[in-house]
Context: one part of a larger RNA
Molecule: large-subunit ribosomal RNA, half A
Organism: Flavobacteriaceae bacterium
RNA sequence: GGCGUAUGGGGAAUGCCUAGGCUCUCAGAGGCGAAGAAGGACGUGAUAAGCUGCGAAAAGCUGCGGGGAUUGGCACAUACGAUUUGAUCCGCAGAUAUCCCAAUGGGGCAACCCGUUAUGUUGAAGACAUAACAUUCCGAUUAAUCGGAAGGCGAACCCGGAGAACUGAAACAUCUAAGUACCCGGAGGAAGAGAAAACAAAAGUGAUUUCGUUAGUAGUGGCGAGCGAACGCGAAUUAGCCCAAACCUGUUAUGUUACGGCAUAGCAGGGGUUGUAGGACCACGACAUUUAAUGCUAAGCGAACUAGAACAAACUGGAAAGUUAGACCAAAGAGGGUGAUAGUCCUGUAUAGGUAAGCGAAGUUAUUAAUAGUGGUAUCCUGAGUAGUGCGGGGCACGUGAAACCCUGUAUGAAUUUGCCGGGACCAUCCGGUAAGGCUAAAUACUCCUGAGAGACCGAUAGUGAACCAGUACCGUGAGGGAAAGGUGAAAAGAACCCUGAAUAAGGGAGUGAAAUAGAACCUGAAACCAUACGCCUACAAGCGGUCGGAGUGCUGACGAUACUGUCAGUAUGACGGCGUGCCUUUUGCAUAAUGAGCCUACGAGUUACUGUUACUAGCAAGGUUAAUCCGCUCAGCGGAGGAGCCGUAGCGAAAGCGAGUCUGAAUAGGGCGAGAUACCGAACUUGUUUCAGUAUAAAGUUAGUAGUAGUAGACGCGAAACCGUGUGAUCUACCCUUGGGCAGGUUGAAGCUGUGGUAACACACAGUGGAGGACCGAACCCGUUGACGUUGAAAAGUCUUGGGAUGACCUGAGGGUAGGGGUGAAAGGCCAAUCAAACUCGGAAAUAGCUCGUACUCCCCGAAAUGCAUUUAGGUGCAGCGUAUUAUUAGUUUUAUAGAGGUAGAGCUACUGAUUGGAUGCGGGGGCUUCACCGCCUACCAAUUCCUGACAAACUCCGAAUGCUAUAAAAUGAUGUAAUGCAGUGAGGGCAUGGGUGCUAAGGUCCAUGUCCGAGAGGGAAAGAACCCGGACCAUCAGCUAAGGUCCCCAAAUGUAUGUUAAGUUGAAUAAACGCGGUUGGAUUGCUUAGACAGCUAGGAUGUUGGCUUGGAAGCAGCCAUUCAUUUAAAGAGUGCGUAACAGCUCACUAGUCGAGCGAUCCGGCAUGGAUAAUAAUCGGGCAUAAACAUACUACCGAAGCUAUGGAUUUAUAGUAAUAUAAGUGGUAGGGGAGCAUUGUAGUGGCGUUGAAGGUGAACUGUGAGGUUUGCUGGAGCAGCUACAAAAGAAAAUGUAGGCAUAAGUAACGAUAAGCGGUGCGAGAAACACCGCCACCGAAAGACUAAGGUUUCCUCAGCUAUGCUAAUCAGCUGAGGGUUAGUCGGGACCUAACGCGAACCCGAGAGGGGUAGUGGAUGGACAACCGGUUAAUAUUCCGGUACCUGCCGGCACUAAAAGUGACGGAGGCGAGAAGUUAGUGCGUGCUGACGGAAUAGCACGUUGAAGCCAGUGGUAACACGGCAAUAGUACACUAAGGCUACGGCUGCGGUGAUAAUCUAUCAUAUCGACUUCCAAGAAAAGCGAGCCAGGCAGCCCGUACCCGAAACCGACACAGGUAGUUGGGAUGAGAAUUCUAAGGUGCUC
Repeated sequence: GGCGUAUGGGGAAUGCCUAGGCUCUCAGAGGCGAAGAAGGACGUGAUAAGCUGCGAAAAGCUGCGGGGAUUGGCACAUACGAUUUGAUCCGCAGAUAUCCCAAUGGGGCAACCCGUUAUGUUGAAGACAUAACAUUCCGAUUAAUCGGAAGGCGAACCCGGAGAACUGAAACAUCUAAGUACCCGGAGGAAGAGAAAACAAAAGUGAUUUCGUUAGUAGUGGCGAGCGAACGCGAAUUAGCCCAAACCUGUUAUGUUACGGCAUAGCAGGGGUUGUAGGACCACGACAUUUAAUGCUAAGCGAACUAGAACAAACUGGAAAGUUAGACCAAAGAGGGUGAUAGUCCUGUAUAGGUAAGCGAAGUUAUUAAUAGUGGUAUCCUGAGUAGUGCGGGGCACGUGAAACCCUGUAUGAAUUUGCCGGGACCAUCCGGUAAGGCUAAAUACUCCUGAGAGACCGAUAGUGAACCAGUACCGUGAGGGAAAGGUGAAAAGAACCCUGAAUAAGGGAGUGAAAUAGAACCUGAAACCAUACGCCUACAAGCGGUCGGAGUGCUGACGAUACUGUCAGUAUGACGGCGUGCCUUUUGCAUAAUGAGCCUACGAGUUACUGUUACUAGCAAGGUUAAUCCGCUCAGCGGAGGAGCCGUAGCGAAAGCGAGUCUGAAUAGGGCGAGAUACCGAACUUGUUUCAGUAUAAAGUUAGUAGUAGUAGACGCGAAACCGUGUGAUCUACCCUUGGGCAGGUUGAAGCUGUGGUAACACACAGUGGAGGACCGAACCCGUUGACGUUGAAAAGUCUUGGGAUGACCUGAGGGUAGGGGUGAAAGGCCAAUCAAACUCGGAAAUAGCUCGUACUCCCCGAAAUGCAUUUAGGUGCAGCGUAUUAUUAGUUUUAUAGAGGUAGAGCUACUGAUUGGAUGCGGGGGCUUCACCGCCUACCAAUUCCUGACAAACUCCGAAUGCUAUAAAAUGAUGUAAUGCAGUGAGGGCAUGGGUGCUAAGGUCCAUGUCCGAGAGGGAAAGAACCCGGACCAUCAGCUAAGGUCCCCAAAUGUAUGUUAAGUUGAAUAAACGCGGUUGGAUUGCUUAGACAGCUAGGAUGUUGGCUUGGAAGCAGCCAUUCAUUUAAAGAGUGCGUAACAGCUCACUAGUCGAGCGAUCCGGCAUGGAUAAUAAUCGGGCAUAAACAUACUACCGAAGCUAUGGAUUUAUAGUAAUAUAAGUGGUAGGGGAGCAUUGUAGUGGCGUUGAAGGUGAACUGUGAGGUUUGCUGGAGCAGCUACAAAAGAAAAUGUAGGCAUAAGUAACGAUAAGCGGUGCGAGAAACACCGCCACCGAAAGACUAAGGUUUCCUCAGCUAUGCUAAUCAGCUGAGGGUUAGUCGGGACCUAACGCGAACCCGAGAGGGGUAGUGGAUGGACAACCGGUUAAUAUUCCGGUACCUGCCGGCACUAAAAGUGACGGAGGCGAGAAGUUAGUGCGUGCUGACGGAAUAGCACGUUGAAGCCAGUGGUAACACGGCAAUAGUACACUAAGGCUACGGCUGCGGUGAUAAUCUAUCAUAUCGACUUCCAAGAAAAGCGAGCCAGGCAGCCCGUACCCGAAACCGACACAGGUAGUUGGGAUGAGAAUUCUAAGGUGCUC
């Protein structure tokens, strides 16, 4: 280290539970608000942080009612109280009700600030109390003014205004989505609509609304996608009315008048309201009927609340409600609780009672208001910029269409009852109605809310986001986003006491309890993960971690025994051996080095509604069935009524229409579409099925349910980039506006001016002065050029180094403005909050996704495709093909024979078309020759035709198979065929063989065809391998036979037999090639050879001659020539090589001898051999092998999931009633079909459970499987069986979601390399804390002070669990307590800038946008205090002292208004000059010398002194000086608490006391002054401008702690970053550079 067992830790799954949700039903209510809402802020308790309640009358006050013993909320503690004189509590009605908010006196950064008037507290000021004081509209009023209403909030429903896009149309524009989303205005409990200028159609209905149906019909529609009525019928509910006008009266005004009136207009009253026209008017008649409102009153309803039956025992147990055996009640057996499951214990329940407020008639009478008839018809009235019309739009189901009807932006414009409108263009007839005014309940829609209930809804990752102090914590500038988190026990009985420990940590005992492994991190307590103990294994051995076999060892049991240390069974381990490359997805194909997953647990995906269609089941059947609605009831159920409507029963036709037929047609023709049953018997005659009669059987739909599937809906789940709408953002950044601030130091030396020279005068030159500049160098400041580092950083952009600008188009603060197709942009598509070729947020929204990924239990049967056609189509889809299930039917396949069609392979070409080798011939042409030409001649030229010869073709064929195809016959086979219907999948294919195209007769290439396999196929062989060879796996077996292939070992079987070959480890890399080879072997042909071959050895190899020529030389052998000749010979070349300058020399050919039998050549084979070079040492699979290689032949054996054997399971067929028998099957992806298991709940039924349910964890048994059963331990209260039903119904994968836990790993890191060390102290503990000493660092900062921002971090005490990158005794941490004091500082009660708001006014569908007067608004203007002391922590605030400002009281003076002032730029030099600095001198105090001297010396420290006031002095002035302030304060001296000590002394909280310059010089950037110069020409308003004086009084609100170049702000952090302003000493130096240093602060938390 592995496996196993046991015990723990860790973690929070599972089970059980529910306090909370979800979805509904019935009833109520349907608003709250200026009488101040909704919602908040702040308070309120004895102690009080949060929630709840309440409001300065503050967990409450008053009255009435109820109730009857406790009580001061959640909330369990202490203290103190209340209560039978009736508390707490419950109900009803009141009181109080801070501040903000419509917010309303004005303002404002919500919960704050500031007013005016009246009254009061005091005599005034100041301060305080109470009340009133907003705007708009309406009404009244002469006006002043008065009264009323509105405003805002709230879930859906409703009406109106305005109005998208994604999407669908497989693109897109009309169209769709959709008048949806969103925005805006308005109302009510409902809203809207509504009493016909309506429908209809020859018949009628009689306002509106809603439901069912009509009907997915009529229509509409790029006639695409889609959209989609109405009439009518059945129901719910029912309800009708009022004005204007005519006419009359009154009144007011005006006009007119013959002053009697008349006319017109307005107002009021009467009258009057419709289509069979009505009314006025005239005539007649009547006083009836009906209704509403208000008032009164009854029944009744109605709060808290009251009464409310009936059980005891034994047993188990901690506890009884359980069990047992018995009772009782019931108008009550709903529910909940009680120590387990209770009708009879508690609370309740059925039932009965009870009344306050309030509600309340169908009652009543009183008041008020409204309401009616008949006839006549001359005149009058009956809704005008209206109806209608033109143009442009919109709404109607209806997209401009033939387009009626309704609305209206624009332009026009009637009629008047003998009128007018409509009936889907229009006209006529006919019918219906009476517009241009208004009101109207019910039936209908919805639920923020209240009460009562329900659920085959959830049960803590579920159900609301939220069971819990949740819209919380947290994130974001903001709009907005948005969690996690339940359970001790019956009862706290919540562990007294003891021990270990530094300990209030933790643990061990003890005790409580039924249980403490129920101990507060608390029910059960799984897994990952982490340990401990024990058994076995593991230190020469490699890998999907298993499986099969198995030695040994440990343990248990049984048997046998007491010796036999045995046998058997089980269990743990597993040496060694055989075989063996995970899962999923996607693919032609994956161990793949292609995808996904670290592990575990929980969650996580084909659902639901409606409409079709098919199958099955059930009911009824030529019929079937109800819908809405109504009634009953035991009330979401069920029963009944309801026949509207739908489907079917008849078709044909465009239709009228006709009808078993009909249409077409002249037709009785023909044709189209329909009708048509079958069987048997009889008869007839046409003698085979034609007609008629009879009998029997059938016909078929429809309504439900279930299942499959389609369509419409998000439609299996997750996933875009995008589009559109309402809003939120300029704290980042871009630009702009207003108002402020900043830029050490050094350099250069423009214009101008002055002088001199010069010119006629200018010009010009030189010198000086001067101080310009998008000038120069260079800090702060701004930027970001180079390089390095950093890259899980110190930092989501930095550090170090180097660099650019640095008086300018500069940098920067504060306050403001511009907003998303918009802004801004010295322009990069840059920036607009770490986001930009269109921000962010929420919504449309579950957009869409022909794309990717994922998609969950079992068994059984069958089982594909990767092809054709088409496609804005090619990775999608439709039809066909191939699969499956059901039904029907009768074909199918193979072989043989016969009969056919055909033009491929092959072949052929003097058979065509085309191409073509060589030869012959040579038409014709080229070239040459020929006296110019003609005629001719020649030819190594080109070349037609023809002949001979050879040979080619996918688009050649005189020919022409084999296969395949069609038909017929026979035989074999036996469901394989076909059709219909339901449901698919596939439409990426791949390898091999063969036939081809393409390509290079390349490809593991590509495109076809035929076959096969893989795909979807396991097994054996080929070492290993998808498809090559063999062979198709139902299961089991320690049986047998074989295939391919093998038989030396790995490794099962022959070291088999016979004959050869190979010597190369060839075999055994690719069978590597051309080419090479006296390797070897076999064959064939041929030559030499006993007349002696071939090879070796011995000997010869000569002569003419050094052949001739050439040459310097050439003698066999540089070269040339040739009749290379001749001679001697056994034989010997005018020479085969070597060699020399040339010779020489050595050889060869050739010959003889010796030897003694074979020796050569050529060709064809076998096996070898060279050719032979690749990247990590090598290898035939290895070892190895001379056979274990190769070839031929033969025998035996091995060898698979093949075949056989034995047993078993299952499917189909046949037979059978069945049991069963027989036969054939049972590989399988996509896919089809069948049968089951498990989970959750419901109903019924019979059961189990404290003598122990579910869950958890082991074991055993069992089923083909999903699974099931029993039992031990744990657990402590519920649970399962059977039969049906209903589903949130099964996980290993989705870079899935949430939680937990691993791994890397005790690894990286611990955040500036400015640095620590020693001693002492406290303490359980000290590298880090405190103190002391030394050292080091900063010192234009790393010191000191403000603004912003933060918001208690400040100080003290006590702590150390967390925070602090380590420790901690420390802390910016935890807990408690304390701390911020102002007339003068900052802000308000003063002012105005940019800009905001905004009466009036303007614009706009609305929301709203501008904007005058005003009003707000500092970053600016105005404005009065200094020194010292004091606290742990505050000070210009307290205290001491000394000042000043304003108002009021009193007095004096003056009547007055404006000019003016306030009031402003840059740059430059000049002058004055505070503080401060340095130097010097003087003075005061203290100290001082090692060996010696010096003390009139040296050194150190100190030598200070405000505001304010004053008739002084200087200065133009600012200012300075002088005096007072000062009895203050400092050095110093004395004293001395306390501390330390080396005991010598040192230090010094506090107290007391006193003294010394108000010196000179230097620098100069506070500040002030005037001046010069330049062009870009440099706020506003308040204030001031009329006051003086004595004494006194008054002086409000807010801020004030602490950090502030940072550990407290912005950056997620105690973060190397960022952050405006003031001050900023000394030496060096030009300097704020640099280096060192003072005061002061630090050593950067390992």